The part of an RNA shown here (small-subunit ribosomal RNA, 5' domain) has 520 nucleotides and comes from an uncultured prokaryote. The full RNA is in RNAcentral, with records from ENA. Its mean pLDDT, the model's own confidence on a scale to 100, is 84.

Context: one part of a larger RNA
RNA sequence: AUGAACGCUAGCGGCAGGCCUAACACAUGCAAGUCGAGGGGUAACGAUGUCUUCGGACAGUCGACGACCGGCGCACGGGGGAGUAUCGCGUUUGUAACCUACCUUUAACUGGAGCAUAGCCCGAAGAAAUUCGGAUUAAUACUCCAUAACACUAUGAACUGGCAUCUUUUUACAGUUAAAGCUCCGGCGGUUAAAGAUGGGCAUGCGUGACAUUAGCUAGUUGGUAAGGUAACGGCUUACCAAGGCUACGAUGUCUAGGGGUUCUGAGAGGAUGAUCCCCCACACUGGUACUGAGACACGGACCAGACUCCUACGGGAGGCAGCAGUGAGGAAUAUUGGGCAAUGGAGGCAACUCUGACCCAGCCAUGCCGCGUGAAGGAAGACUGCCUUAUGGGUUGUAAACUUCUUUUAUAUAGGAAUAACCUCCCGAUCGUGAUCGGGACUGAAGGUACUAUACGAAUAAGGACCGGCUAACUCCGUGCCAGCAGCCGCGGUAAUACGGAGGGUCCAAGCGUUAUCC
Numbered sequence: 001a002u003g004a005a006c007g008c009u010a011g012c013g014g015c016a017g018g019c020c021u022a023a024c025a026c027a028u029g030c031a032a033g034u035c036g037a038g039g040g041g042u043a044a045c046g047a048u049g050u051c052u053u054c055g056g057a058c059a060g061u062c063g064a065c066g067a068c069c070g071g072c073g074c075a076c077g078g079g080g081g082a083g084u085a086u087c088g089c090g091u092u093u094g095u096a097a098c099c100u101a102c103c104u105u106u107a108a109c110u111g112g113a114g115c116a117u118a119g120c121c122c123g124a125a126g127a128a129a130u131u132c133g134g135a136u137u138a139a140u141a142c143u144c145c146a147u148a149a150c151a152c153u154a155u156g157a158a159c160u161g162g163c164a165u166c167u168u169u170u171u172a173c174a175g176u177u178a179a180a181g182c183u184c185c186g187g188c189g190g191u192u193a194a195a196g197a198u199g200g201g202c203a204u205g206c207g208u209g210a211c212a213u214u215a216g217c218u219a220g221u222u223g224g225u226a227a228g229g230u231a232a233c234g235g236c237u238u239a240c241c242a243a244g245g246c247u248a249c250g251a252u253g254u255c256u257a258g259g260g261g262u263u264c265u266g267a268g269a270g271g272a273u274g275a276u277c278c279c280c281c282a283c284a285c286u287g288g289u290a291c292u293g294a295g296a297c298a299c300g301g302a303c304c305a306g307a308c309u310c311c312u313a314c315g316g317g318a319g320g321c322a323g324c325a326g327u328g329a330g331g332a333a334u335a336u337u338g339g340g341c342a343a344u345g346g347a348g349g350c351a352a353c354u355c356u357g358a359c360c361c362a363g364c365c366a367u368g369c370c371g372c373g374u375g376a377a378g379g380a381a382g383a384c385u386g387c388c389u390u391a392u393g394g395g396u397u398g399u400a401a402a403c404u405u406c407u408u409u410u411a412u413a414u415a416g417g418a419a420u421a422a423c424c425u426c427c428c429g430a431u432c433g434u435g436a437u438c439g440g441g442a443c444u445g446a447a448g449g450u451a452c453u454a455u456a457c458g459a460a461u462a463a464g465g466a467c468c469g470g471c472u473a474a475c476u477c478c479g480u481g482c483c484a485g486c487a488g489c490c491g492c493g494g495u496a497a498u499a500c501g502g503a504g505g506g507u508c509c510a511a512g513c514g515u516u517a518u519c520c
Base pairs, nucleotide, nucleotide: 001518002517004516005515006514007513008512011372012371013370014369015368016367017365018364019330024328025327026326028325029324030323033072034071035070038069039068041065042064045063046062047061048059049058050057051056079283081281088208089207090206091205093203094202095201098200099199103196104195105194106193107192108191109190110189111145112144113143114142121134122133123132124131125130151176152175153174155172156171157170158169161166181188182187209255210254211253216246217245218244221243222242223241224240225239226238227237228236258280259279260278261277263272264271265270285306286305287304288303289302308319309318310317311316336362338361339360340359344358345356346355347354348353375406376405377404378403386396387395388394389393412456413455414454415453416452420447425442426441427440428439429438430437431436432435464509465508466507467506468505469490470489471488475504476503477502478501479500485492486491
C1' cells in the first nucleotide's frame, strides 16, 4: 500500500469501489429499434356516418396502426480477457499502394417505359417449427431505354516534380456508365462529380517477458517473371524459374502473459503492477465458412460440423447471459430478478415522439478515503468501591465520579422546501418574410418531500480493539509449576513468571482495532 478475507466491535454523513476463483452451466424478465411525410393496405382500439330485431352489423372515411414490402440503424453503445511474446501494443514516419454511409461546401442533373413479388384471398402438408400450390396487387423494391462529364477505360502530345516503378498541370480523339418520389407547396428527398471533415486499412525505424538443462530452423520456405485476387501494396494465391532466407546481437522450441496511459513504493535510480476510469487489440458455447452492407467474416444475424440442454405424435425441431438483474456450482470472498428516460449521449423520424439494463438515480456491504459526534467549563470531603502496600498509616484509580453552570453538532418530533430545466412544442411580440433568428409567457424532475433551513426537546441517542520481556510506547499482584500454554525473531514456563491464564493499572490507535495474504 490493497478490488482484500477472517476475528472482536460498531453512532452518522459525503465521495468512491464491489466474482481477483469456473472464458463453469444457466430458469425468468428486460438490454435495438424506428419511419404511415416511401408502399399496398386494415388485425386490435377510438372517432364519425349508415342500418338495427337494440344484441350488434357495415363503411379505411378519419385518428391511429398489428403483420407484410421498402429505407436507415442493428459494425455504435455494453461485456469479460480465453487466445496472442505479435507491427498486438507504445512511439515515429510513409501511403506517388488505399477506402470512408450519415455530415459540410461547390457544380450539374432528376426524362420515359416495363416485368414481378410479399401482404390480402382460396386451397393443401405437418404434432410443432414451418412449408407448398393457385389467383391477384403496390412502392423511394427490381429491370430496361434516353441524356451526360471535371468520372472510368484505351491511345497520343507538351510540361512540372521525384531515388525508381511513376507523377502534377494542360490538351486531342474514341468508348462506357445515373436518378425516386413524397408534400402542409415552404420544402424533404434522389443521381453524378470535385473538395473537406470524421473514421479506418496497409507498410515502417525503435522499444516491448522467462528458460541455452531449447542450437540449429525453413519448400510458399527466400527471391524473380507472368497471371489472378483485393479498396489497396505484397507468396496474399497459382504456374514457371533460381536456391535462397533466419540464427550465439539467441533463430527454432517450451513455459508464462492482453498492451499502454497509469497505480503502489522509493530521496532518486529502480522494483513491482495493469482492479475502477481512458485509448488500442482480440474474443462472443467450441471449430470453420461466407452472405448482406460504406463498414462485419457480425455478442442478443445466416450456414455447416461438434459437445451440452430442452420439446417431440420419433418423422423432426429449438437454444447460446464474457449485456442488466438473478440462479446453481466453485470459493476465504464480492451486491437488487429496484426506479426513470427528468438530465447527458445514441438510433429512427420533418416533427410530435418512440426505443435505449448506455446513462442518471436509488437499494445492500465499515471494502476504502475524508469529515463529524459520543459533550464543555468549574468541582478535593482528594468521597465510596476496586487494586497495591513497608498495613491503626500510605499510594493509585482521580477532576475521574457526585454536585453546579453551560451548549445542542448529532438523534427525535413538527413546519417549510430546492438547484439540477435548457431544449422541443404551443401562444404573443420584433427583424428579415408563411420559415429562420431573437425576446417574453405556458409546459416538462426518476432521484424526492431528498438535500437544505427553521423551531421544540433534553447530556439527552452513541466506544471499542490490540498490546505492556527486548526489538517497541506501556508493570504490579494472584493462579499455574517444562504442566496448561505463549511465540514475528531472540526466546518464556521445571514454586517468588513484568513473556502462560485472570485482575488492577498503563500504552497505542479509534468507529474502528488486530490477524492473515501479497508488493515496494